Molecule: Bacterial RNase P class A
Organism: Thiococcus pfennigii
RNA sequence: GGAGUCGGCCGGACAGUCGCUCCUUCGGCCACCUCGGCGCGAAGGGGAGGAAAGUCCGGGCUCCGCAGGGCAGGGUGCCAGGUAACGCCUGGGGGGCGCGAGCCCACGGAAAGUGCCACAGAAAAGAUACCGCCUACCCCCGUCGUGCGACGGGGCGGUAAGGGUGAAAUGGUGCGGUAAGAGCGCACCGCGGCCCUGGUAACAGGUCCGGCAGGGCAAACCCCACCCGGAGCAAGACCAAAUAGGGGGGCUUGCGGCCUCGGUCGCGACAUGCGGCCCGCAUGUGUCCCCGGGUAGGUCGCUCGAGGCCCGCGGUGACGCGGGUCCCAGAUGAAUGGCUGUCCACGACAGAACCCGGCUUACAGGCUGACUCCCUCC
Numbered sequence: 001g002g003a004g005u006c007g008g009c010c011g012g013a014c015a016g017u018c019g020c021u022c023c024u025u026c027g028g029c030c031a032c033c034u035c036g037g038c039g040c041g042a043a044g045g046g047g048a049g050g051a052a053a054g055u056c057c058g059g060g061c062u063c064c065g066c067a068g069g070g071c072a073g074g075g076u077g078c079c080a081g082g083u084a085a086c087g088c089c090u091g092g093g094g095g096g097c098g099c100g101a102g103c104c105c106a107c108g109g110a111a112a113g114u115g116c117c118a119c120a121g122a123a124a125a126g127a128u129a130c131c132g133c134c135u136a137c138c139c140c141c142g143u144c145g146u147g148c149g150a151c152g153g154g155g156c157g158g159u160a161a162g163g164g165u166g167a168a169a170u171g172g173u174g175c176g177g178u179a180a181g182a183g184c185g186c187a188c189c190g191c192g193g194c195c196c197u198g199g200u201a202a203c204a205g206g207u208c209c210g211g212c213a214g215g216g217c218a219a220a221c222c223c224c225a226c227c228c229g230g231a232g233c234a235a236g237a238c239c240a241a242a243u244a245g246g247g248g249g250g251c252u253u254g255c256g257g258c259c260u261c262g263g264u265c266g267c268g269a270c271a272u273g274c275g276g277c278c279c280g281c282a283u284g285u286g287u288c289c290c291c292g293g294g295u296a297g298g299u300c301g302c303u304c305g306a307g308g309c310c311c312g313c314g315g316u317g318a319c320g321c322g323g324g325u326c327c328c329a330g331a332u333g334a335a336u337g338g339c340u341g342u343c344c345a346c347g348a349c350a351g352a353a354c355c356c357g358g359c360u361u362a363c364a365g366g367c368u369g370a371c372u373c374c375c376u377c378c
Stems, first nucleotide, its partner, number of pairs: 001374010012343007020047008028038003049349001053360002056358005061232004073228005078092005093107001094105004108223002113221002115217003130163002132159003138155007171189006190212001191210003195206004236300004246291006254267006269285006307326008344347001
């Protein structure tokens, strides 16, 4: 100098001015015995994010039969640790990629059972032979030949080395062996098992034994281990109009009949409805007080919290413990904005709505730390 890997941080700046929202203090107004209230004013202070997003996990909080066990259902899945908890994080093991820094992996069980493996291929899991290789044994034919035999061809067969198909073909390499072959035998590697050693463990290393039982798929059913009660701030709690309706009580209500004395029936009056009027029909009877439920509306929940920053200690680390310090949006038609000036690298993705820990996704540009590889120079 070039190429790269892993982390941390920032996310236009400054000033003026006009607004919005919340809190505190003071003033004004209303109410008043106090507590208090306000679409009022002034001053001071706070006012979006690293992802506020997706709502994918986990928890707090709230209510519901207080949720112990089982079934169903869902989830997680190497080991150990961290944590309130997690599918998150840290450290380690194993596998894969990269020269390397480093990155990626749902990474339990396929010798419990069932199922699937397209196309191609003989055969896709207890079987088979398309091309090929071989004729040692048995049978037949031909030629030579003394009956044994030799050669050639065929049958019956053997084989799984080699080719071919496929994502995948029943351990691999080598030597021996054989008619040709084959764990058929042997050595090494692989695989399985007992034991030993190291490690908390996952696992690693080693001795011995076994010719080898084991194709792949469990993000197929399933088995094993562990975890999960459900719904969610429109959760939920409190205060509480007007109107209508419910319950109780008082007063009032024309005439008559009946009885179990409070109802019922008939006639009449009034009101309402059938568009208006008449007839007719249907429904209902006035007023006051009290009680409880619920609606509108309001208040709480609501932001001080598994909180931020700094220091020390323990730990490889995630993290924990202790001390100090700070208060940092809380709306509910829902604020966080507009304008002007100056400057620069000319500004991306995007806006809280109960809160918190994660993951994932989006993002103009910039700053910074550690490390790796290559080239050159001293």